[in-house]
RNA sequence: GGGCGAAUAGCUCAGCGGUAGAGCGGUUGCUUUACACGCAACUGGUCACAGGUUCGAUCCCUGUUUCGCCCA
Numbered sequence: 001g002g003g004c005g006a007a008u009a010g011c012u013c014a015g016c017g018g019u020a021g022a023g024c025g026g027u028u029g030c031u032u033u034a035c036a037c038g039c040a041a042c043u044g045g046u047c048a049c050a051g052g053u054u055c056g057a058u059c060c061c062u063g064u065u066u067c068g069c070c071c072a
Stems, first nucleotide, its partner, number of pairs: 001071007010024004018055001025043006048064005
């Protein structure tokens, strides 16, 4: 330098045009002599960034950034 893939909650990931979700985590309460486990409620996002298309974009298009793999 070229090719491919990834970027969404604190972590691991799903979702792929119509108000963004799960598991784990965190907080509070219940339970316990206490802790753990369990139960209930709550807590959670500039969907990497900037443009474009569209009535409407996390999703489609273009560019940029970062990370990973491969080729040279």